[in-house]
Molecule: transfer RNA
Organism: Candidatus Pacearchaeota archaeon
C1' cells in the first nucleotide's frame, strides 16, 4: 500500500432498526462480637469520532482516528 477484525459502563462481553443490558469491580442496606461470604437496593454510557439515510440509527451506508491479524 492492500484486505479483513475490533472499539458499547471502571473491567470482560451481549444488544443486526423501535425505552442501552449482563456479570464482576464500585456504594448503601440487612444478617456478624468483628470481618469476609450471602441477600435486597443504588449508581455508573449523550455506544471512539463526523456526516447520511430512515417516522425511528449501538445496529444500514460514507468518510475518518485508534488497536489487532493476514499479503506485499
Nucleotide at each position: 500500500g492492500c484486505c479483513g477484525a475490533a472499539g458499547u459502563a471502571g473491567c470482560u462481553c451481549a444488544g443486526u432498526g423501535g425505552u442501552a443490558g449482563a456479570g464482576c469491580a464500585g456504594c448503601u442496606g440487612u444478617u456478624u462480637u468483628g470481618u469476609a461470604a450471602a441477600c435486597a437496593g443504588c449508581a455508573g454510557g449523550u455506544c471512539g469520532g463526523a456526516g447520511g439515510u430512515c417516522c425511528g440509527a449501538a445496529u444500514c451506508c460514507u468518510c475518518u482516528c485508534u488497536u489487532c491479524g493476514g499479503c506485499u